[in-house]
RNA sequence: GCCGGUAUAGCUUAAUUGGCAGAGCAACUGACUUGUAAUCAGAAGGUUGAGAGUUCAAAACUUUCUAUCGGCU
Repeated sequence: GCCGGUAUAGCUUAAUUGGCAGAGCAACUGACUUGUAAUCAGAAGGUUGAGAGUUCAAAACUUUCUAUCGGCU
């Protein structure tokens, strides 16, 4: 230099060929307990890496960049 993969909650990740962004763990609150852990219940936490485009509608499609992983030279 060229080619390809990945980027979603604090962490690990799902989202069926465009139509309400979910889950597990962690943390928080409450119950239980002499107390802690475990268990049970609850509530919260996301401008889907950044910009632009297409569309009535984009996490998804197009494009440019950034980060990261791999391959070729």

Model confidence (mean pLDDT): 81 of 100. This is a predicted structure of a 73-nucleotide RNA (transfer RNA) from Sedimentibacter sp. Its Rfam family is "tRNA". By type it is a transfer RNA. About the family: Transfer RNA (tRNA) molecules are approximately 80 nucleotides in length. The sequence is in RNAcentral, with records from ENA.